[in-house]
Context: one part of a larger RNA
RNA sequence: UUGGGUUUAAAGGGUGCGUAGGCGGUCUUUUAAGUCAGUGGUGAAAUCCCGCAGCUCAACUGCGGAACUGCCAUUGAUACUGAAAGACUUGAGUACAGACGAGGUAGGCGGAAUUUAUGGUGUAGCGGUGAAAUGCAUAGAUACCAUAAAGAACACCGAUAGCGAAGGCAGCUUACUAGACUGUAACUGACGCUCAGGCACGAAAGCGUGGGGAGCGAACAGGAUUAGAUACCCUGGUAGUCCACGCCGUAAACGAUGAUCACUCGAUGUGUGCGAUAAACUGUACGCGUCCAAGCUAACGCAUUAAGUGCCCCGCCUGGGGAGUACGAUCGCAAGGUUAAAACUC
Numbered sequence: 001u002u003g004g005g006u007u008u009a010a011a012g013g014g015u016g017c018g019u020a021g022g023c024g025g026u027c028u029u030u031u032a033a034g035u036c037a038g039u040g041g042u043g044a045a046a047u048c049c050c051g052c053a054g055c056u057c058a059a060c061u062g063c064g065g066a067a068c069u070g071c072c073a074u075u076g077a078u079a080c081u082g083a084a085a086g087a088c089u090u091g092a093g094u095a096c097a098g099a100c101g102a103g104g105u106a107g108g109c110g111g112a113a114u115u116u117a118u119g120g121u122g123u124a125g126c127g128g129u130g131a132a133a134u135g136c137a138u139a140g141a142u143a144c145c146a147u148a149a150a151g152a153a154c155a156c157c158g159a160u161a162g163c164g165a166a167g168g169c170a171g172c173u174u175a176c177u178a179g180a181c182u183g184u185a186a187c188u189g190a191c192g193c194u195c196a197g198g199c200a201c202g203a204a205a206g207c208g209u210g211g212g213g214a215g216c217g218a219a220c221a222g223g224a225u226u227a228g229a230u231a232c233c234c235u236g237g238u239a240g241u242c243c244a245c246g247c248c249g250u251a252a253a254c255g256a257u258g259a260u261c262a263c264u265c266g267a268u269g270u271g272u273g274c275g276a277u278a279a280a281c282u283g284u285a286c287g288c289g290u291c292c293a294a295g296c297u298a299a300c301g302c303a304u305u306a307a308g309u310g311c312c313c314c315g316c317c318u319g320g321g322g323a324g325u326a327c328g329a330u331c332g333c334a335a336g337g338u339u340a341a342a343a344c345u346c
Stems, first nucleotide, its partner, number of pairs: 004317003008299001012314001014201004021194003025088007033081002035077008049065006091191001092188003095184004100179001103177007110154001114150008125136002162169002206247006215241002220236004258313001261310003266291010295302002319346003328339004
């Protein structure tokens, strides 16, 4: 490389958009590049294969044939692919109507709780634990009440519910904005699918500048525990967590399952539409779940949301360690990221 694979054994890119490329619906006509058939030329000889012959056999050698699966030219065929032209509507998109949701961005508002401050009532403890101690408290704590301030998060509803490409999204409300879905079948008429490079987005932590800082809380300090205790437990507590702008670009970024399309028994629950109806019940479309048939699988299991049956495109894998490391390149302020070996060893 071919082949074989990719939920869990090595292996699906974190996600989307999209360039080149690859692949691509129905019908008609033309063409004849691919494709198929015929003919001609060429495809040196030797070699290989078949037959016969010569050395006493064989190796070896000679003769004849076949073959040289290819290329070129030419004459035809036209199902399929391509190219050109025309047409179509089911793929795709648009329009109109409807309804949906924690989808996104920016602003405003709200209550509970916590902490702090001030004032009041009030007196000796509070707090914490397995038990304690550190800690707080007669300079009046804890507890209760009133007032004020601040920051962060939004109980109940809440759901095997919903939305989003993924990351993710939850108090209420306003503005702007994106989207799938359903119905109608009016319009365009293959405009499609996938996508190496590329671009954009991308949890948490971390970084830069400036704010903010209630609670929590790496580091750190103290108290315990213990043989020790650089921990688990307790009392404190800085960065951080929050906001704005700019970086970083990684995660068990998981469904450990790439995207699109088509096909393949059923049962049941649920979300949002549409239709029929009588209130029961039921049809249909798109989602979210559970259970099972055929089939698949090493098994576990998957099973119309496939890991079944197929087409097509992309990423990736090829024994363990060395190693996702070194070197080089590139990106980054840095931390580090991406790309990515070998010796050696089992």
A computed fold for a 346-nucleotide part of an RNA from an uncultured prokaryote, annotated as small-subunit ribosomal RNA, central domain. The full RNA is in RNAcentral, with records from ENA.